Small-subunit ribosomal RNA, central domain from a metagenome, 343 nucleotides, folded computationally.
The RNAcentral record of the full RNA draws on SILVA.
Rfam family: Bacterial small subunit ribosomal RNA. Rfam links the family to the GO terms ribosome and structural constituent of ribosome.
Context: one part of a larger RNA
RNA sequence: UUGGGCGUAAAGCGAAUGUAGGCUGUCUAUUAAGUCAGUGGUGAAAUCCCUCGGCUCAACCGAGGAAUUGCCUUUGAUACUGGUAGACUAGAGGACAGGAGAGGAAAGUGGAAUUUCCGGUGUAGCGGUGGAAUGCGUAGAUAUCGGAAGGAACACCAGAGGCGAAGGCGGCUUUCUGGACUGUACCUGACGCUGAGAUUCGAAAGCUAGGGGAGCGAACGGGAUUAGAUACCCUGGUAGUCCUAGCCGUAAACGAUGGAUACUGGAUUUUGCAGUAAAUGCUUAGUCGAAGCUAACGCGUUAAGUAUCCCGCCUGGGGAGUACGGUCGCAAGGCUGAAACUC
Numbered sequence: 001u002u003g004g005g006c007g008u009a010a011a012g013c014g015a016a017u018g019u020a021g022g023c024u025g026u027c028u029a030u031u032a033a034g035u036c037a038g039u040g041g042u043g044a045a046a047u048c049c050c051u052c053g054g055c056u057c058a059a060c061c062g063a064g065g066a067a068u069u070g071c072c073u074u075u076g077a078u079a080c081u082g083g084u085a086g087a088c089u090a091g092a093g094g095a096c097a098g099g100a101g102a103g104g105a106a107a108g109u110g111g112a113a114u115u116u117c118c119g120g121u122g123u124a125g126c127g128g129u130g131g132a133a134u135g136c137g138u139a140g141a142u143a144u145c146g147g148a149a150g151g152a153a154c155a156c157c158a159g160a161g162g163c164g165a166a167g168g169c170g171g172c173u174u175u176c177u178g179g180a181c182u183g184u185a186c187c188u189g190a191c192g193c194u195g196a197g198a199u200u201c202g203a204a205a206g207c208u209a210g211g212g213g214a215g216c217g218a219a220c221g222g223g224a225u226u227a228g229a230u231a232c233c234c235u236g237g238u239a240g241u242c243c244u245a246g247c248c249g250u251a252a253a254c255g256a257u258g259g260a261u262a263c264u265g266g267a268u269u270u271u272g273c274a275g276u277a278a279a280u281g282c283u284u285a286g287u288c289g290a291a292g293c294u295a296a297c298g299c300g301u302u303a304a305g306u307a308u309c310c311c312g313c314c315u316g317g318g319g320a321g322u323a324c325g326g327u328c329g330c331a332a333g334g335c336u337g338a339a340a341c342u343c
Base pairs, nucleotide, nucleotide: 004314005313006312007297008296012311014201015200016199017198021194022193023192025088026087027086028085029084030083031082033081034080035077036076037075038074040072041071042070049065050064051063052062053061054060091191092188093187094186095184096183097182098181103177104176105175106174107173108172109171110154115149116148117147118146119145120144121143125136126135162169163168206247207246208245209244210243211242215241216240220236221235222234223233258310259309260308261307262306263305266288267287268286269285272282273281274280292299293298316343317342318341325336326335327334328333
C1' cells in the first nucleotide's frame, strides 16, 4: 500500500466558528464534459502467449495470429454524475406569538458563619490527640454579651432538575446580551452537511504588573509517631487561593464514544411548550429492555443497530511523548516528533 479498525485491547483533535476542498433535496427542458456503444488512426521491432514450420531433439531460429488493457479522431446513446436555464417546498433560514432556564458580561446589594480589633461580665485554664506535646492564657485567655472592621463563599430551596459548544455555571436586584424550545405555516427558495490549514474559547496549577488577604494552605518552622519519618496526626505559616490587565493552552479536558442526515418493536419516569382536560404531538434528560451488534462487558430511537457524507486518528512492547530540528512562550513548558538498541 491493500485491507481492517478507533466505549474498555493501539486509535475521536478539549470545544466551537469557518476558508479551500469533498459530498449534496424534488421536477422539467437542454447540453453531451464524465459514462456507455461503434468506426478510423496509432500503440516500432524484438520479448511474452497460441498455432505451424527449420536445424536428428532441445535450447535456438523462421512464419502467421493473438496481445499491446493506452492515446487520438469521429458517429451515436442519455439512465446516472457534471454544465446551463426554469420551476417546487418536505432540508435550511427568516417572520409573528409565547413560556422555561445556576447561559454570558457589568454594576449594586443582603444575611449566616469564621477571624481580628474595641468595650462589658467573669476566672484558671483553653486548645489539641489514639494518647500527648509544641501553641494560647493571670500583661486576664477559653466561655458569654454588645459594637466595629475586613475578605471569601453563598446553608435551606436543590432534584438522577435546569442552562451552555466545551471548559463550566448556584444568595438577591438592575442594565446589556447569546442560544435552545413550542405554536402558526406568512416569507425566501437548496441558501445545505462536513471541514485540511486558520481563528476564537478553553478547569486547576503556574507566570508578569498592580491591588487585596478573612478562612484555607504547597514550601518552611515547631510538636508528636517511628528503628528512621524529609510523611500520615497536631500547632503555626509564606506563595497561592480573591480582584484588574496580560500571558500560559494543558487535564482521567471522560459518555475514555467526532459531526450531520435517514431508517429500525416497546415499557416507564422526566424538562419545556402546545392541547379546556384527557388522548396525543414536538422537545429535553434518565432507567429497563425487541431485533440487531459486541471478544466479552455491555450498547440498544441520546446506538456501540442498519446505511450515506465529511473530518481526525491507529498499525507489537520498551526506548519515548524522549533526542534533534522547527515553531510558540517572559519562564515553566506546549505543539510537531524520530532512530540506534532491545524483547